[in-house]
Context: one part of a larger RNA
RNA sequence: GGCGCAUGGGGAAUGCCUAGGCUCUCAGAGGCGAAGAAGGACGUGAUAAGCUGCGAAAAGCUGCGGGGAUCGGCACACACGAUGUGAUCCGCAGAUAUCCGAAUGGGGCAACCCACUAUAUUGAAGAUAUAGUAUCCGCAAGGAGGCGAACCCGGGGAACUGAAACAUCUAAGUACCCGGAGGAAGAGAAAACAAAAGUGAUUCCGUUAGUAGUGGCGAGCGAACGCGGAUUAGCCCAAACCAAUAAUGUUACGGCAUUGUUGGGGUUGUAGGACCACGCCAUUGGUCGCGCAAUGAAUCAGAAUCCUUUGGAAAGAGGAACCAUAGAGGGUGACAGUCCCGUACGAGCAAAGAGCGUUGACCAUAGUGGUAUCCUGAGUAGUGCGGGGCACGUGAAACCCUGUAUGAACCGGCCGGGACCAUCCGGUAAGGCUAAAUACUCCUGAGAGACCGAUAGUGAACCAGUACCGUGAGGGAAAGGUGAAAAGAACCCUGAAUAAGGGAGUGAAAGAGAACCUGAAACCAUGCGCUUACAAGCGGUCGGAGCCCUUCUGGGGUGACGGCGUGCCUUUUGCAUAAUGAGCCUACGAGUUAACGUUGCUGGCAAGGUUAAGCACUUCAGGUGCGGAUCCGUAGCGAAAGCGAGUCUGAACAGGGCGCUUUAGUCAGUAGUGUUAGACGCGAAACCGUGUGAUCUACCCAUGGGCAGGCUGAAGCUGUAGUAACAUACAGUGGAGGGCCGAACCGGUUGACGUUGAAAAGUCUUCGGAUGACCUGUGGGUAGGGGUGAAAGGCCAAUCAAACUCGGAAAUAGCUCGUACUCCCCGAAAUGCAUUUAGGUGCAGCGUUGAUUUAUAGUUCUGUAGAGGUAGAGCUACUGAUUGGAUGCGGGGGCUUCACCGCCUACCAAUUCCUGACAAACUCCGAAUGCUACAGAAUGUUCAUCAGCAGUGAGGGCAUGGGUGCUAAGGUCCAUGUCCGAGAGGGAAAGAACCCAGACCAUCAGCUAAGGUCCCCAAAUGUAUGUUAAGUUGAAAUAACGCGGUUGGACUGCUUUGACAGCUAGGAUGUUGGCUUGGAAGCAGCCAUUCAUUUAAAGAGUGCGUAACAGCUCACUAGUCGAGCGGUCCGGCAUGGAUAAUAAUCGGGCAUAAACAUACUACCGAAGCUAUGGACUUGAAAAAGUGGUAGGGGAGCAUUGCAGUGUCGUCGAAGGUGUGAUGUGAGUCAUGCUGGAGAAGCUGCAAAAGAAAAUGUAGGCAUAAGUAACGAUAAUGCGGGCGAGAAACCCGCACUCCGAAAGACCAAGGUUUCCUCAGCUAUGCUAAUCAGCUGAGGGUUAGUCGGGGCCUAACGCGAACCCGAAAGGGGUAGUGGAUGGACAACGGGUUAAUAUUCCCGUACCCGCUCUCAACAAAAGUGACGGAGGCGUAAAUUUGGUGCGUGCUGACGGAAUAGCACGUUGAAGCGAGCAGUAAUGCCGCGAUAGUACACUGAGGCCUCGGCCAAGGUGAUAAUCCAGAGUAGCGACUUCCAAGAAAAGCGAGAGAAGCGGCCCGUACCCUAAACCGACACAGGUGGUUGGGAUGAGAAUUCUAAGGAGCUC
Repeated sequence: GGCGCAUGGGGAAUGCCUAGGCUCUCAGAGGCGAAGAAGGACGUGAUAAGCUGCGAAAAGCUGCGGGGAUCGGCACACACGAUGUGAUCCGCAGAUAUCCGAAUGGGGCAACCCACUAUAUUGAAGAUAUAGUAUCCGCAAGGAGGCGAACCCGGGGAACUGAAACAUCUAAGUACCCGGAGGAAGAGAAAACAAAAGUGAUUCCGUUAGUAGUGGCGAGCGAACGCGGAUUAGCCCAAACCAAUAAUGUUACGGCAUUGUUGGGGUUGUAGGACCACGCCAUUGGUCGCGCAAUGAAUCAGAAUCCUUUGGAAAGAGGAACCAUAGAGGGUGACAGUCCCGUACGAGCAAAGAGCGUUGACCAUAGUGGUAUCCUGAGUAGUGCGGGGCACGUGAAACCCUGUAUGAACCGGCCGGGACCAUCCGGUAAGGCUAAAUACUCCUGAGAGACCGAUAGUGAACCAGUACCGUGAGGGAAAGGUGAAAAGAACCCUGAAUAAGGGAGUGAAAGAGAACCUGAAACCAUGCGCUUACAAGCGGUCGGAGCCCUUCUGGGGUGACGGCGUGCCUUUUGCAUAAUGAGCCUACGAGUUAACGUUGCUGGCAAGGUUAAGCACUUCAGGUGCGGAUCCGUAGCGAAAGCGAGUCUGAACAGGGCGCUUUAGUCAGUAGUGUUAGACGCGAAACCGUGUGAUCUACCCAUGGGCAGGCUGAAGCUGUAGUAACAUACAGUGGAGGGCCGAACCGGUUGACGUUGAAAAGUCUUCGGAUGACCUGUGGGUAGGGGUGAAAGGCCAAUCAAACUCGGAAAUAGCUCGUACUCCCCGAAAUGCAUUUAGGUGCAGCGUUGAUUUAUAGUUCUGUAGAGGUAGAGCUACUGAUUGGAUGCGGGGGCUUCACCGCCUACCAAUUCCUGACAAACUCCGAAUGCUACAGAAUGUUCAUCAGCAGUGAGGGCAUGGGUGCUAAGGUCCAUGUCCGAGAGGGAAAGAACCCAGACCAUCAGCUAAGGUCCCCAAAUGUAUGUUAAGUUGAAAUAACGCGGUUGGACUGCUUUGACAGCUAGGAUGUUGGCUUGGAAGCAGCCAUUCAUUUAAAGAGUGCGUAACAGCUCACUAGUCGAGCGGUCCGGCAUGGAUAAUAAUCGGGCAUAAACAUACUACCGAAGCUAUGGACUUGAAAAAGUGGUAGGGGAGCAUUGCAGUGUCGUCGAAGGUGUGAUGUGAGUCAUGCUGGAGAAGCUGCAAAAGAAAAUGUAGGCAUAAGUAACGAUAAUGCGGGCGAGAAACCCGCACUCCGAAAGACCAAGGUUUCCUCAGCUAUGCUAAUCAGCUGAGGGUUAGUCGGGGCCUAACGCGAACCCGAAAGGGGUAGUGGAUGGACAACGGGUUAAUAUUCCCGUACCCGCUCUCAACAAAAGUGACGGAGGCGUAAAUUUGGUGCGUGCUGACGGAAUAGCACGUUGAAGCGAGCAGUAAUGCCGCGAUAGUACACUGAGGCCUCGGCCAAGGUGAUAAUCCAGAGUAGCGACUUCCAAGAAAAGCGAGAGAAGCGGCCCGUACCCUAAACCGACACAGGUGGUUGGGAUGAGAAUUCUAAGGAGCUC
């Protein structure tokens, strides 16, 4: 270290629980608000941070009612109080109700600032109190405004998406924006439907019906009539006519007419009304008043139980009772009808009051006849054009609405009935109102659930729209449980300790101890048993020694050693793959629901079946009954009229088609599947709509600010020279410039570092610009197909080829990933056709399940009979191609007197002949196999049809036949077969598909296959005969080619007449053959009758050699020797050819057989076969079968809930954790311990119903790892102190760093961080006694500083006015708005913390009172640029001298010496002095005050010192010489020509009075701001000493600050 056991830690799963949710039902209510809402801010308690309540009358006040003992909310405790004189509490009705908010006096950055009018308090100013003061509509009275969940009406109105693309279409009049109303809204009393019959306003439900239609006739969209129901309700004007009245006109002055107003009248289609005649006081209804009265708040009352027993506790168990108009529910120490609260039935009553009645009042409401005349809704109906709505997309398109242009009729009229016309029928437009039935639920009460139970259910069970994130719109968590009761642990011990722990005590239990019920897993430990240091390992499995334990057993733990063995998922032809996914554990996490089809099964009824909406009843709980509208079926045919067991076609009685003859449906339940819906889950990039953003950045507007120092030296001017005069030259002056160098500042060139950073863009170094098109502060403007852009598609909040947020929305995704328990049966495909199709889909093919048919089915074999044109073959059999030869038509060339004729030709070449040979698209021929038919045999439903459900439509290897390619590919495309795919086992070392062989399970049985038998490694060191010598074998290949390797065979030659090899000897002569040649003599070359002679034999020569000869050899011959020796061809096995990078190709060892070849025998060898036992499937049995991916089918297990049933449980349920048993399995059962209150079985039902994977979600825990790092390399060290503890805290001493800052002061921003005390769990990158941390207490003081009560700029808002579907957009007067204008205080002292604010002293400003003076108007001023030099000049600073104080060395002397420090002093006032002025100087201020020096009571002390009342003293220069800026002043020059308004102008005097609101702490180049941090970054202004130096550069340093938190 491993395994096991035990005990813990950690963690928060599981179980149980519910305080909260979710979905509904019934009733109520359906609004609140200028009488100030919704929503907030701030307050309010004895103490009070939060929540709740309340509002300065503030956890409350008053009255009435209820109630009857405690009470002062959550929320304990102490203190203090209230209450029988009735509190707290409950109900009803009142009072009060700060500020903001429609917000409403004006303004504004919501909760703040500033006013006016009247009245009051007084005493003027000032202040206080009360009331009022917005806008719009309306004559007025009065009303409106804003908020609120859905429902409703109207004005506007998308896109994704679907159509497998897309444009009409769809999505959809949806989302969204806007306006408006109500408790409902809208619609509504026929110019309606219908069809020869009728209905009788509207709305809603069922049905008609997915019908008629509409529709790129695609996707889709989709009525109505009628029928059944719910609920029911009808009315009023305008007009005719009459009257009154007013005005006007007119008049014959009697009137008349017109117009307006008011009243009466009148309201419709079988027309009605006016008018004329007659009749009428009826009937019915509404409102108000009065009476009765159900109901109705708090509340009251409300039956019935005891004993024993277990236990901490009884409601449990046992026994015996009782009540019930009450056995709903909850609680009580476990499960309670009879213990408590309640429940049933009753009671009660304030306001209110349904309903009923009414002697009342008011209002409304009718008839009959006549019919001459009058009336009955006009820019209307209709029409043209363009649109929209109707189911209806312009269509044949009726009907409705209207932008535009036109434009009737008048009851003898007009409109409609789906173009239009006629007839007929229905109705009476162009005015209005109208309940109920219907829709919805922010809210209140009562209740329900086969809904959830803390990762669930709301986002939210808990102080949640909170914490937190974002500029903003907006986004948005986590987090429940002690116990019956706090009985919440007195006291003791360890410890620095208020940490933590151990005892003690409480309790049934503390292993219920507050981090608290149960308490799983990952993970981390400790102890014990076995095991482990030669071992190589998907860690298991099979065998198994030893050891340990044991209930002693066929038990448990461990596992030396041996055999075998490349995880899981996904995706694939194929994965150990080095292809995907997962660190581990726990919880959660994906085919659901609805409607409509279709098929099966089950059930009811059956030529029938069935209700829907609705209604009634009812233990209000499931239902029961009624309801027959409708639907399906019972009859078909036809385009239809129509006819009908027939019908259509047709002239037909023909023929033919479809039917009948042959009848089963329908309604439910359930399962499979389809369609429409998000439709199995997660996942885009995008599109569209409403909004939010210019605190970043781009550009612009307004108003302010900044740029050390040095250099150069334009124009102009002056002088001199020069010119007729200019010009020009030189010198000087001058100070221009998108000039030069270079800090601040702005930028970002190079290199390095950094890259899990110090930093989501920096650091170091270097570099560019640095008076300009410069940089920068503050305030403002421009907004998303938009802005802005010196232009990079740059920038618009770390986001840009179209921001962000929310919504449409679960967009769509032919794509990827994931998709969860078991067993059993069968079991594919990767092919064809088509496809904007190729990784998708449809049909077919192949699978499965059920039903039907049982025969001449299917399959195999044999036989017989066929069709056919492949392999092969052939071509004098075609077509085409073709070798050589013969022949040579014809042609070319040449010759030939011009031509003709003709001749020649080693040229081309037809036909024919001989010969050879080719073909996928040649065939005179032509198999095998396959196919068809028939017969027989074997097998026995495997075939086929119909119906449900699929998957597959990427294939791959091998063999064979081909195409393509290179007769390349592990290539590609077909065909046939096979295997892999989806197939395990044995062999081939290892290997998807090669060989063998198809795994139901078990067995320590047997036999074999391929392949093997020396060892690894089971079986032959087998037998016989050969081969190989190369480790060939033993990677490949016979590579071509080579080889006197060896071996076998065939043929052939020589040979005892002596072969072959060796040795000895010869190898001659003509002749140096001839020619050639410089030479050529056998041997450079050429020629040839290569001849002849001598010989045993000897070439006019096989090689070497020479200049040529010579020389040496060979052929050939003899001798010697004595038996075989050669040649050619064909085989076997070897051999060279043979070359890659770690030693790495027999599998290794190795082997001369353990290689190779042939033959034979034996054995081994698999999940094959056999044997034995068992399981299941099919089948009546016999028997057969049981590998399996996609997929089909069947049977079960588990989880949660419900109903019924009988049960279990404090004598211990669930859950957790072990052990044992059992089932093929999912699982189940028993039991020990833990646990402490619920639970399972059976029969059914219903599902949020099973996880290992989705870079899944959440939480927890590992790993890396005690590793990287600890954030500027300016730096620390020592002594002392406090303390449990000191590198870091405090003090001291030394050292170091910054010092144009790393010092000091403001603005912005932050918001208590400031100071003191007490702490150290967290925060601080370490420790901490310290702190910007925690807790408590304290702290910010203004007429003059900043802002408001003053002004205006950009810009905003905005009466009037203009524009616009709405929302809204502009905008005058005004009103807001600083970054600008205007405007009065200084010095010193004081606190732990504030000071121009307090105190002291000294000033100034404004207003009022009082007195006096004055009383027009207008102008002016305010009031402005850049650059430059000049003048003046504070502050500041250097040096010198004088003076004051102090100090001054070992020895001696000097004290007239040296050194150090110091030598100060404001605002304001002044007829002083200088100056053009600003300003400076001088005097007063100032006998102050303080610094400073000396001294110093007393206190503290870390013993170093510190604090300090008080005392003495302005004490020493207002000296000299420099440097020098701000400020101010005038001036010069240039072109780009440089705010507005208020204010000022506009009195004097004395005393007195008055002087409001807000800010004020602290940080501020930073640890407090912006950057997620105590972050090397960023951040505007002022000041900024000395030495060096031109300088704010650089280096050093003062004051001051710091040593950067390991």